[in-house]
RNA sequence: GAGCGUCUCCCGCCGAGUCCGUCUCGCGACGGAGCCGGGGACCCACGUUCCUGGGGUGAAUCGGUGCGCCACGCGCCGUAGGGCGGCUUCCAAGCCCGAACCCGACAGCUAACCCGGUAGGCGGAUGGAAGCAAAGGA
Numbered sequence: 001g002a003g004c005g006u007c008u009c010c011c012g013c014c015g016a017g018u019c020c021g022u023c024u025c026g027c028g029a030c031g032g033a034g035c036c037g038g039g040g041a042c043c044c045a046c047g048u049u050c051c052u053g054g055g056g057u058g059a060a061u062c063g064g065u066g067c068g069c070c071a072c073g074c075g076c077c078g079u080a081g082g083g084c085g086g087c088u089u090c091c092a093a094g095c096c097c098g099a100a101c102c103c104g105a106c107a108g109c110u111a112a113c114c115c116g117g118u119a120g121g122c123g124g125a126u127g128g129a130a131g132c133a134a135a136g137g138a
Base pairs, nucleotide, nucleotide: 010124011123012122013121014120018033019032020031021030022029023028034118035117036116037115038114039113044108053106054103055102056101057100062078063077064076065075066074067073081097082096083095084094086132087131088130089129090128091127092126
């Protein structure tokens, strides 16, 4: 000096997943705000039913190809789409993701109204232009 691992602090990233309060010795149990999601009229849209069901959260869809008797599954190559350091927009470069789960025969949109969620997982600044905002230090 570099790599790997553990702990703590600070800062930051994906994501709705943050903050405050009450009770409790504590574990925890509740409540509220903010944010997020679902159901749900007229109008509008859609013919209806059946099957090969249908639908929802999410960026996470759709292809090609190989393994395999087929299916399932797995690998590889792409791809709709998505992410990358105060915030927004634009430009350029580079690096990544492109999953998983849920409802259970059932749901278009949808005011009033009704019902839920508030997790989990990570790592340590690419640059330029315009505008806005804050913290710390001297």

Predicted 3D model of a 138-nucleotide RNA (c-di-AMP riboswitch aptamer (ydaO/yuaA leader)) from an uncultured Thermomonosporaceae bacterium. Rfam family: c-di-AMP riboswitch aptamer (ydaO/yuaA leader). Rfam links the family to the GO terms regulation of gene expression and cyclic-di-AMP binding. The sequence was found by an Rfam model in a public genome assembly. Model confidence (mean pLDDT): 79 of 100.